A computed fold for a 78-nucleotide RNA from a Candidatus Acetothermia bacterium, annotated as c-di-GMP-I riboswitch aptamer. The prediction has a mean pLDDT of 83.
[in-house]
């Protein structure tokens, strides 16, 4: 410094699924581990989901481990 990730190793998150808990989706917190070279972080764009309606839509909300994008870092190797 890498649009690199290897027989390996040093750490790291943690799917389903159960419990509690919050109107939801889905997030906390314990179990648990499918997985992951950024499954650390940002909701800007799409996309999907929740709430909303008699149906539709607006509004507001979630999802980064759904896609693009943007910042940072761990150990190796080169």
């Nucleotide at each position: 410094u890498g649009c690199u990730g290897u027989c390996a190793a040093u750490a790291g998150c943690a799917a389903a699924c159960c419990c509690g808990u919050c109107c939801a989706a889905g997030g906390c917190g314990g179990g648990g581990g499918c997985g992951c070279a950024a499954a650390g972080c940002c909701a800007c764009a799409g996309a999907u989901c929740u709430u909303g309606u008699g149906a539709g839509g607006a509004g507001a909300g979630a999802u980064g481990g759904c896609u693009g994008g943007g910042c940072u870092g761990c150990c190796a190797c080169a």